[in-house]
Context: one part of a larger RNA
Molecule: small-subunit ribosomal RNA, 5' domain
Organism: Candidatus Daviesbacteria bacterium RIFCSPHIGHO2_02_FULL_39_41
RNA sequence: GGAUAAACGUUGGCGGCGUGCCUUAGGCAUGCAAAUCAAGGGGGGCUGAGGCCGCAAGGCCGAAGUCAACCGGUGGACGGGUGAGUAAUGCGCGGGAAUCUGCCUGGAAGUUGGACAUAGCUCGCCGAAAGGCGAGGUAAUUUCCAAUGUGUCCGAUGAUCCGUAAGGGCUAUCGGACAAAGCCGCAAGGCGCUUCCAGAUGAGCCUGCGUCCUAUCAGCUUGUUGGUGGGGUAAUGGCCUACCAAGGCAACGACGGGUAGCUGGACUGAGAGGUCGGUCAGCCACAACGGGACUGCGACACGGCCCGUACAUCUACGGAUGGCAGCAACCGGGAAUAUUGCGCAAUGGGCGAAAGCCUGACGCAGCGACGCCGCGUGGAGGAUGAAGGCCUUAGGGUCGUAAACUCCUUUUAUGGGGGAAGAUUAUGACGGUACCCCAAGAAUAAGCACUUGCUAACUACGUGCCAGAAGCCUCGGUAAUGCGUAGAGUGCAAACGUUAUCC
Numbered sequence: 001g002g003a004u005a006a007a008c009g010u011u012g013g014c015g016g017c018g019u020g021c022c023u024u025a026g027g028c029a030u031g032c033a034a035a036u037c038a039a040g041g042g043g044g045g046c047u048g049a050g051g052c053c054g055c056a057a058g059g060c061c062g063a064a065g066u067c068a069a070c071c072g073g074u075g076g077a078c079g080g081g082u083g084a085g086u087a088a089u090g091c092g093c094g095g096g097a098a099u100c101u102g103c104c105u106g107g108a109a110g111u112u113g114g115a116c117a118u119a120g121c122u123c124g125c126c127g128a129a130a131g132g133c134g135a136g137g138u139a140a141u142u143u144c145c146a147a148u149g150u151g152u153c154c155g156a157u158g159a160u161c162c163g164u165a166a167g168g169g170c171u172a173u174c175g176g177a178c179a180a181a182g183c184c185g186c187a188a189g190g191c192g193c194u195u196c197c198a199g200a201u202g203a204g205c206c207u208g209c210g211u212c213c214u215a216u217c218a219g220c221u222u223g224u225u226g227g228u229g230g231g232g233u234a235a236u237g238g239c240c241u242a243c244c245a246a247g248g249c250a251a252c253g254a255c256g257g258g259u260a261g262c263u264g265g266a267c268u269g270a271g272a273g274g275u276c277g278g279u280c281a282g283c284c285a286c287a288a289c290g291g292g293a294c295u296g297c298g299a300c301a302c303g304g305c306c307c308g309u310a311c312a313u314c315u316a317c318g319g320a321u322g323g324c325a326g327c328a329a330c331c332g333g334g335a336a337u338a339u340u341g342c343g344c345a346a347u348g349g350g351c352g353a354a355a356g357c358c359u360g361a362c363g364c365a366g367c368g369a370c371g372c373c374g375c376g377u378g379g380a381g382g383a384u385g386a387a388g389g390c391c392u393u394a395g396g397g398u399c400g401u402a403a404a405c406u407c408c409u410u411u412u413a414u415g416g417g418g419g420a421a422g423a424u425u426a427u428g429a430c431g432g433u434a435c436c437c438c439a440a441g442a443a444u445a446a447g448c449a450c451u452u453g454c455u456a457a458c459u460a461c462g463u464g465c466c467a468g469a470a471g472c473c474u475c476g477g478u479a480a481u482g483c484g485u486a487g488a489g490u491g492c493a494a495a496c497g498u499u500a501u502c503c
Stems, first nucleotide, its partner, number of pairs: 001503004006499005013375006019368002021333001026331002030328003035074003040071002044067004050061004081286003090211007099203002104199008112146004121136006151178008160169003182191003212258003219249003224246008261283004265276004288309005311322004339365001341364003347361001348359004378408004388399004414439005422430001447492005453472002458487005468475002
């Protein structure tokens, strides 16, 4: 000198774009953050055109609309947060074979017949609640059985191609196993469902190289290293198990200890290098702490389940409930970090045939000079060089064209008027915003640090090794350009200094 997720002190006009708990992965009141489908299903509530009965009161049926509980489907594995753990089951770059892949795309074939349940519902019962029990009975795109089998898988026997082989591709015959669901529509048709092949996307696995400090850590290891049989997985494999062998790693640093999420990148530097990894993007890990599986194409699952632990809440004391490292907010900690805001208008996501619903993702607004950038705080003229301050050799010098005064302008601010794009037929939170026009008026707007040398900028007074200053050398003990105040000056400027950290 540059840089920062900064903080502190003094000061502070506006705008744009960014950015904002680095500390206790401490605890969390409250609200919201993941729903959706009624065109899969049976029933229920409300409204109810109309119809029937009745003298009436009223009762019954009921097209259509609407609401949501329940079964069922899809989604809750995305999106959002955090960086605790992890020095390698991670990440980065490259390679590989023994794999799976919902929705989506292309292609082939099919979509037949039946059955048993169970929520909801009705009735009864228990409980403070959370919730639960029993009986009855019901549906489906729920579940099960059967048929068909293009096909796929398994087994057996062959033909052929590639390959030294292991093995692989294609194909034939036989045996065995395995499918399906309907809905809307007058119809046409549409949306689905089942099996298979291929693609795309995503994911799992293996491997080479790279990836901080420490030897005041030198030896480490028994599922350990390898083999065989078996199990397990979508899949290879000590992944697991039985048996057998005795191996495997290590000064090219094993093992141990410390520290740390990794990367694209960021800062600095002429570069080499050094340091860092906040915002944004990719990957990983975690979801009070520890463990476990279930469902599912996908999880060992942040707002799912079960168990244990700690904490907290409710309780009728028998029990029950909870998990902000989602968005806000609160307490605590801290030098320190924001609103319990608006909107789904846009972009994107989930569900749906659609209308649409949901979306604290996101788009915006609010707060903070926290950062970068831009603009302004007026311009021209104006000397008897006013007054006043400071210095003075008392003549004067200086603040100083500075002010006053004259003329002018109106960025910005204020008041008034108009008023978008962003949206495609419609739909705009932002927002009466940006922007444009008009009006009046210099009006609304300057500070901070420094002035011995390094280092741009000096005098006076006060103080008297005191009070104090200080980055270093040092300054101060009676003329201090170094302390304090004043005047003057220098440097930056809506900032200026200080502190911390990196180069």